Notes
This is a predicted structure of a 695-nucleotide part of an RNA (large-subunit ribosomal RNA, domain II) from Egibacter rhizosphaerae. The RNAcentral record of the full RNA draws on Rfam. Its Rfam family is "Bacterial large subunit ribosomal RNA". The literature on the family includes a 2001 paper in Science by Yusupov et al., "Crystal structure of the ribosome at 5.5 A resolution". The coordinates come from a structure-prediction model, not an experiment, and the mean pLDDT is 85.
Context: one part of a larger RNA
């Protein structure tokens, strides 16, 4: 891991509340106990609830209380339903759906491990070094010294044993729940080791690491309180049918919980009061806009006052391409600005529409972690699959088509069959259903089939404009000159460093020069001007669709793909394809209604439950609420089966919407088991690192 047993909302309580049922009813009911057939039934009235209420209370009482009140108000009568029982929801109280802590207490067991102490043994191959003393020389006044031996000292030196456990490498389902190999420390000492005792859990012991105290230690181990608690996680066991949500609000030692309210469901009530369009009537200050106010704020006109500057003893004048009030002229800007002002939405009247829906009371929840696109906004960076609010769709709780795969995007709401249709999004060349369908136009970039500032005689379509057969535009062929080297400057400056000026002539036409060139000229060329030639030629501006900008991590990898020049792109038409959508046939269920047989009929005293037809509507679905049944085991009543073979178990084969059930027939088994009614649980199995066993 599979198997296949086991394995979770249960029980009490003359508890509380609610439906439902049933008895009695302004009454309803007994509890201990007591007779008893021992289940019943008899007895038992003491309590309970109910039948008045108000007050704090004394207390009054259809009233009472506050209050001086025969003022006002509060709570109350003015009539009506309880009460006991059993059934079931739901809560409370108990372990209260199972299962799980770490932990806290009590009583006990533990130093054969280890950690320190006491007691008494035990053990340290073999080498090194050579302290003090002492002894003799030397040496001195005596000393101190100093040599030579002698001597054998030290938490001395190497280095086995012995004790350690610093590195490394193996080993990690190991040979071993701490080990092996090579290395490495200590080794006469705070040394290591035997025996035998000691000290206990808030204690011990600790050359101290919170270490050790039996492979367990920031409080040991057994057992017991005990089934501690667990707003946390796991799991919760057959079927169908109808409804069907929330992820928000306030509040909270509150934020992953809970309360109340919202939303769902289910009973009764009420009976269009919801909602939808229409139309009429309201408040409002959003977007929009504006500059009237509040304030920003650019430019002009004026120019109060301020600063510079002239002047000046002072005052005072007089200036200013300098800052600037105020007025005014022209243009903007604002969530906290409005002199205006919407669309929509909201709110009220009137109508229609009503298959539905609103509302109130009661029961019984769940939910109170959201998400995502679209549109108003706030925070951020006019970031984020960020965040936080409004709206609205969808996801959740939603299947089906499309989007290449893809909760939240587009299309659409699955009750069941169907080898029929027609259609939505989206599609029709192949992969793969359906056009290689039709006219007209763009695009040559594989654009399509990623992107920006920006950039360009791409490439189409509009405008305007300027030359121009009295000859442009481009090429080419000639001219492009004199005063002059224009004044300055400057070594030089001659069109052509630089600064001023920019004239005059000739002349078809030529700048006191457009560029290159020299030191400076010099040279080349443009502007202009003539001709050759010969029909266009130049600019601006709106546009379409292409162009370059265009770098990323396994592998082509920015169409799904093949491949397409249309099978891209615009535009217009037709037709076909294309969903669990609509439609057709058939069926099942729900619900409202009508009709049928009709006071039948069966049960029952009664109330009541029980059938068919049609007709509209309805049948996604988690959490969750309500209904209907299926199966298993045990009781008891009724009926029935069984050795001429029951149950279980294979094997053929039927029914049922579904848990599920069954006629025969065959094997197999070898004693019990079927239907019906009624009562009752230890009642369902896939999950819990679920418990035990098997393989």
């Nucleotide at each position: 891991g599979c198997c296949g047993g086991c394995g979770a909302g249960u029980u009490a309580g003359c508890g509380a509340u609610c439906a439902g049922u049933a008895g009695c009813g302004a009454g309803g009911u007994u509890a201990a106990c007591c007779g008893g057939u021992a289940g019943a039934c008899g007895g038992g009235a003491a309590g309970c609830c109910g039948u008045a209420g108000c007050g704090a209370a004394a207390g009054c009482g259809a009233g009472u209380c506050c209050g001086a009140a025969c003022a006002g108000g509060g709570c109350g009568a003015c009539a009506c339903a309880g009460u006991u029982g059993c059934u079931g929801g739901u809560c409370c109280u108990a372990g209260a759906c199972c299962c799980g802590a770490a932990a806290c207490g009590g009583u006990g067991u533990g130093a054969g491990c280890u950690a320190c102490c006491c007691a008494u043994g035990g053990c340290c191959a073999g080498g090194c070094u050579g302290a003090a003393g002492c002894g003799c020389g030397g040496g001195u006044a005596a000393g101190a010294c100093c040599g030579c031996g002698u001597g054998g000292a030290g938490g001395g030196c190497c280095g086995a044993a012995c004790c350690c456990a610093c590195c490394u490498a193996g080993g990690u389902u190991g040979a071993a729940a701490a080990c092996u190999g090579g290395g490495g420390g200590g080794a006469u000492g705070a040394g290591c080791u035997g025996u035998g005792g000691g000290u206990a859990g808030a204690g011990g012991u600790g050359a101290a690491a919170a270490g050790c105290c039996a492979a367990u230690c920031g409080u040991a181990c057994a057992c017991c309180g005990u089934g501690a608690u667990a707003g946390c996680u796991g799991g919760u066991u057959c079927u169908c049918c109808c409804c069907g949500a929330a992820a928000u609000g306030c509040a909270u030692u509150u934020a992953g919980g809970u309360g109340c309210a919202g939303c769902g469901u289910u009973g009764c009530g009420u009976g269009u009061u919801c909602c939808g369009u229409a139309u009429c009537g309201g408040a409002g200050g959003u977007a929009g806009a504006g500059c009237a106010c509040u304030g920003c704020u650019u430019g002009g006109a004026c120019g109060c006052g301020g600063g510079g500057g002239c002047c000046u003893a002072a005052a005072a004048g007089c200036u200013u391409a300098c800052c600037a009030a105020c007025u005014u002229c022209a243009g903007g800007c604002a969530a906290a600005c409005u002199c205006c002002g919407a669309a929509u939405g909201c709110c009220g009247g009137u109508a229609c529409g009503u298959c539905a829906a609103g509302c109130g009371c009661a029961g019984c929840a769940g939910u109170g972690a959201g998400u995502c696109u679209g549109c108003g906004g706030g925070g951020g960076a006019u970031a984020a699959g960020c965040u936080c609010c409004g709206u609205a769709g969808a996801c959740g709780a939603g299947a089906g088509g499309g989007a290449a795969a893809c909760a939240g995007c587009c299309c659409a709401g699955a009750c069941c069959g169907a080898c029929a249709g027609c259609u939505a999004a989206g599609g029709u060349c192949c992969c793969a259903a359906a056009g290689u369908c039709a006219u007209g136009g763009c695009u040559g970039a594989g654009u399509g089939g990623c992107a920006a500032a920006g950039g360009a005689u791409g490439u189409g379509g509009g405008a305007c404009u300027u030359c121009a057969c009295a000859g442009a535009c481009a090429a080419c062929c000639a001219g492009g000159a004199g005063g002059u080297u224009g004044g300055c400057u400057u070594a030089g400056a001659a069109g052509c460093a630089g600064c001023c000026a920019c004239c005059c002539u000739u002349g078809a036409a030529a700048g006191a020069g457009u560029g290159c060139g020299u030191a400076a000229u010099a040279g080349c060329u443009c502007a202009c001007u003539g001709g050759u030639c010969a029909a266009g030629a130049g600019g601006u501006c709106c546009u379409g669709c292409g162009c370059c900008g265009a770098c990323a991590a396994u592998g082509u990898a920015a169409c799904g793909g093949g491949u397409c020049u249309a099978a891209g792109c615009c535009a217009u038409g037709c037709a076909c394809c294309g969903a669990a959508g609509c439609u057709u046939c058939g069926g099942g269920a729900g619900u409202a209604c009508a009709c049928c047989g009709a006071u039948a009929c069966g049960c029952g005293a009664a109330a009541g439950c029980g059938g068919g037809u049609g007709u509209g509507c309805u049948c996604a679905g988690u959490a969750g609420g309500g209904g209907a049944g299926c199966g298993u085991c045990g009781a008891u009543c009724c009926g029935c089966g069984g050795g001429u073979g029951a149950a279980g178990c294979g094997g053929c084969g039927g029914g049922g919407a579904a848990a599920c059930c069954c006629a025969g027939c065959c094997g197999u088994g070898g004693a019990c088991g079927c239907g019906g009614g009624u009562g009752g649980a230890g009642u369902g199995a896939g999950a819990a690192u679920g418990c035990c066993g098997g393989c």